[in-house]
RNA sequence: UGUGUGGCUAGGCCGGGGGGCUGGGCGUCCCCUGUAACCCGAAAUCGUCCUCAUGCGGGGGCCGAAAACUUGGGGGCGGCAUGGCUUCUAUACCGCCACUCCCAAACCCUGCAGUGAUAUCUCGUCCCAUGGGGUUUGAUGGUGGAGGAACUCCCUCUGGAAGGAGGGAGCAACCUCCUUUACUCGCCGAACCCCGUCAGGCCCGGAAGGGAGCAGCGGUAGGCGGGACAUCAACGCUCAUGGGGUAGCGGGAUAGAGCGGUGGUUUGGGGCAAAGUGGUGGUAUGGGAGUCGUGCCCACCCCAAGGAAGCCACACA
Numbered sequence: 001u002g003u004g005u006g007g008c009u010a011g012g013c014c015g016g017g018g019g020g021c022u023g024g025g026c027g028u029c030c031c032c033u034g035u036a037a038c039c040c041g042a043a044a045u046c047g048u049c050c051u052c053a054u055g056c057g058g059g060g061g062c063c064g065a066a067a068a069c070u071u072g073g074g075g076g077c078g079g080c081a082u083g084g085c086u087u088c089u090a091u092a093c094c095g096c097c098a099c100u101c102c103c104a105a106a107c108c109c110u111g112c113a114g115u116g117a118u119a120u121c122u123c124g125u126c127c128c129a130u131g132g133g134g135u136u137u138g139a140u141g142g143u144g145g146a147g148g149a150a151c152u153c154c155c156u157c158u159g160g161a162a163g164g165a166g167g168g169a170g171c172a173a174c175c176u177c178c179u180u181u182a183c184u185c186g187c188c189g190a191a192c193c194c195c196g197u198c199a200g201g202c203c204c205g206g207a208a209g210g211g212a213g214c215a216g217c218g219g220u221a222g223g224c225g226g227g228a229c230a231u232c233a234a235c236g237c238u239c240a241u242g243g244g245g246u247a248g249c250g251g252g253a254u255a256g257a258g259c260g261g262u263g264g265u266u267u268g269g270g271g272c273a274a275a276g277u278g279g280u281g282g283u284a285u286g287g288g289a290g291u292c293g294u295g296c297c298c299a300c301c302c303c304a305a306g307g308a309a310g311c312c313a314c315a316c317a
Stems, first nucleotide, its partner, number of pairs: 001317008011063004015033005023050005038059004069306007078297023101270008109261004118255008126244008134235003138232004144178005151170008183227006194219004202211003
């Protein structure tokens, strides 16, 4: 000095990668792929770090001066991005077809039908007008006149008083009659002086008799209500006449067996302005899958180069 064996130390190993997250690196998360090969604790409002970022805190094992490691090349599981093709799917738009609409036919189902399908004729139901009736807590209405009595007023005559006689005018009340739809029944009813009758009482008178007149009774004008009547009006009514209309429904007459159904299926024809449903084709956009290509990253494997290489003991040359 070299080689071998044993021991030690520096050092190394006990995984790596893709995606996601982040301004960015790593970790906890997901996925792929390795090794003979670690354990415990915390960590998405997160933990830790800053391009020398490739985790943090604590513990353990193995290798050990040969590896480790670094760079380049090749193969390569896998991932991401992107392009083409195929296919599936969603949405929007456009086109076409079918159906929803109409007609007919066939079949099915079903309803009615000798207690009469259906057809024809006729009448009614409906509308208009006119007329009659009816109805109406419908509206409106209460005639005009003649004669007489009584009464009121005025005039004339007359009686001793009360009073009597005659004439004229007025008048609603009492009577008779005519006319009218203007009649009838009940109740009320004249504080603007309504009429008749008028017990009792009053007045005149010798008496006979007469007069005014309260209450009561009966009435008039008038009011309210009922009835009847008249006129007018309107009709969920009715009759008649004339006209119109007649889809449906009903009555009648004649003939006498079929006639129908927003129903279903199919076929044929028509229609399809718009809308809807279904089918189909195209375009555009988005998404998924498969396949091929390109780019980037890459576990793992192979090759080449680089690479620090110490200390102690023993043996041999």